[in-house]
Context: one part of a larger RNA
């Protein structure tokens, strides 16, 4: 000098954009943070209505979501990240193109209805009921398997294409009958995902020897799919001074900070990827999780309890205690962009998009302009003439940023949707906000301080004090004339900041 997720001290007017638990992955009141579809389905309750019948609420069965979003950074030195390749070893819900088909039955359950247990949390029983729930059967085709063939290719076990035989495997309807959205089967893409491999990036040898499912084989098993992934038999391998084994640390990356570079140093906000959800451990649904706001166990805690049992997980948003030099509101709204559900209207949504609160940064603008010497008082100083503080006030003329006040006032919002073949058209919707903005109005009014002043380094006297109090980043000052302490006036520098700390180049 430069940076900062800063603390700290003294100060503090506006605004614009950012950013704000670095420490206890320490505990956690409370509210919210994943629902949604009555056009899948039978029933209840409500309203209106003489009734058909129209409307509303949403438990249950049911379908898609709930593996994404949002958070942390514990672990973890590893195919965990980057980066390039492979998969002849694989998976894919929802979307996209293109083909094919929805055919005829069957048996339960929940809701509901009846009756019990229970402190609660829930639970048992019995009647009967439905479906896009669930079970056969037919069909089927190119799909699986299995076996025979031809062709073409590979480094290979063998892939592809294409014939033909046996075996197996599907499906669901709604309807206002105009439509509408679905189901099943195969195939190709999208985009996501899993596996493998080449090189890349911490220190420690005061860690040298490390392995026994370890190394490879054979054959099963398992998995979406290779593989000791598991297992049983055989064999004795494998790694390692090019650092194996071990111990420390540590989420990786894109960047980001510094530096002419080269490099060192970092990885907070934003993006990608990893891992983790109170500890450990499981596995179930699922296209997909070994699943933060699901499910068992077992351990800590912390709440209820009729003492027999239960409940519960903020490293989502807000808030709180607690640790700590230190970090925020229990806002406001789904109007925009995105999500999930719907056929649509719609609905949820602490993602998001505002607002608040902090000078924590970065950047803007402001405290006023021109005039104005007898150079006013005053205050310092003086060699007592003066000299400075100084055009600096005062005093005359002015402007009117910002704040004040009064009037008016936005974009972001066009889509959906409705009419139309289609051009078009038509309805309408703003949290931020009465905000920004705009004009008016008064009127200099309401807005300056913080370090330094001995060299380094820009800037000096004079009292105090007297190796005493103090000061200091190095040198070093202070023992009676201190430009180094303290205070005064000056004056230097930056200025809504200014120094001091810390950490890094």
């Nucleotide at each position: 000098g430069g940076a900062c997720g800063a603390a700290c001290g003294c100060u503090g007017g506006c605004g614009g954009c950012g950013u704000g638990c670095u420490u206890a992955a320490c505990a956690c009141a409370u509210g919210c943070a994943a629902g949604u579809c009555a056009a899948g389905g039978g029933g209840g309750c409500c309203c209106a209505g003489c009734a058909a019948u129209g409307g509303g609420c949403a438990a249950c069965c049911g379908g898609c979501g709930a593996a994404c979003g949002g958070g942390u950074g514990c672990g973890u030195a590893a195919c965990a990240c980057g980066u390039g390749a492979g998969c002849a070893a694989c998976c894919u819900a929802c979307c996209g193109a293109a083909c094919u088909g929805u055919g005829g039955g069957g048996g339960a359950u929940a809701g509901c209805c009846g009756g019990c247990c229970u402190a609660a949390c829930g639970g048992c029983c019995g009647a009967g009921u439905a479906a896009u729930a669930c079970c056969g059967c037919a069909u089927a085709c190119g799909c699986u398997u299995u076996c025979a063939g031809u062709g073409a290719g590979g480094c290979a076990u063998u892939u592809c294409a294409u014939u033909g035989a046996a075996a197996g495997g599907a499906a669901a309807c709604c309807u206002a009958c105009g439509g509408g959205g679905a189901c099943a089967g195969a195939u190709c893409g999208a985009g996501g995902g899993g596996c493998u491999c080449g090189c890349g990036g911490c220190c420690u040898a005061u860690c040298a020897g490390c392995u026994a499912g370890u190394u490879g084989g054979c054959g099963a098993g398992g998995u979406a799919a290779c593989g000791g992934c598991u297992c049983a038999c055989c064999a004795a391998g494998g790694c390692g001074a090019c650092g194996a084994c071990g111990g420390g640390u540590a989420g990786c990356u894109g960047g980001u900070c510094u530096g002419a570079g080269a490099g060192g140093a970092u990885g907070g906000c934003c993006a990608g990827c990893c891992a983790c959800a109170u500890u450990g451990g499981g596995a179930c649904u699922g296209a997909g999780a070994u699943a933060c706001g699901g499910c068992c166990c077992a351990g800590a805690c912390u709440c209820c309890u009729a003492c027999g049992g239960g409940a519960g997980g903020c490293a989502g948003c807000a808030g709180u205690g607690g640790g700590g030099a230190a970090u925020c509101u229990u806002g406001c709204g789904c109007a925009a962009u995105g999500g999930c559900c719907u056929a649509a209207c719609g609905g949820c949504u602490g993602a998001c998009g505002c607002a608040g609160c902090g000078a924590c940064g970065c950047c803007g603008c402001g405290u006023g302009g021109a005039g104005g010497a007898u150079g006013a008082a005053g205050g310092c100083u003086u060699u007592c003439g003066g000299g400075u503080u100084g055009u600096a006030a005062a005093c005359u003329c002015c402007u009117g940023u910002c704040a004040u006040c009064u009037g008016g006032g936005a974009a972001c919002a066009a889509a959906a949707c409705c009419c139309g073949c289609a051009a078009g058209g038509g309805c309408g919707u703003g949290a931020u906000a009465g905000u920004a903005c705009c004009a008016g109005a008064a009127g200099a009014g309401g807005a300056a301080g913080a370090g330094a002043c001995g060299g380094c380094u820009a800037a000096c006297u004079c009292u105090g004090u007297g190796c005493c109090a103090g000061c200091a980043g190095c040198c070093g000052c202070g023992g009676u004339a201190a430009u180094a302490c303290a205070g005064a006036g000056g004056u230097c520098u930056c200025g809504a900041g200014c120094g001091u700390u810390g950490u890094u180049c």
RNAcentral holds the full RNA, with entries from ENA and SILVA. Predicted 3D model of a 505-nucleotide part of an RNA (small-subunit ribosomal RNA, 5' domain) from an uncultured bacterium. Its mean pLDDT, the model's own confidence on a scale to 100, is 82.